[in-house]
RNA sequence: GCCGGGAUAGCUCAGUUGGUAGAGCGACGCACUCGUAAUGCGUAGGUCGCCAGUUCGAAUCUGGUUCCCGGCUCCA
Numbered sequence: 001g002c003c004g005g006g007a008u009a010g011c012u013c014a015g016u017u018g019g020u021a022g023a024g025c026g027a028c029g030c031a032c033u034c035g036u037a038a039u040g041c042g043u044a045g046g047u048c049g050c051c052a053g054u055u056c057g058a059a060u061c062u063g064g065u066u067c068c069c070g071g072c073u074c075c076a
Stems, first nucleotide, its partner, number of pairs: 001072007010025004019056001027043005049065005
């Protein structure tokens, strides 16, 4: 340099005919308990990597770009 995959909640990850962004764990509150753990119920938490384009409407489609992972190639 070329090709492919990935970036979504604090962490690990889902999310296909483009139409209200989700789960588990974690955090917080309440219940239960002598108290904790466990368990149950509830609450909060998101520029969907970034910049543009298309569209009535984009996490999703198109172009560019940053970073991470893998493969190939060139030079030394």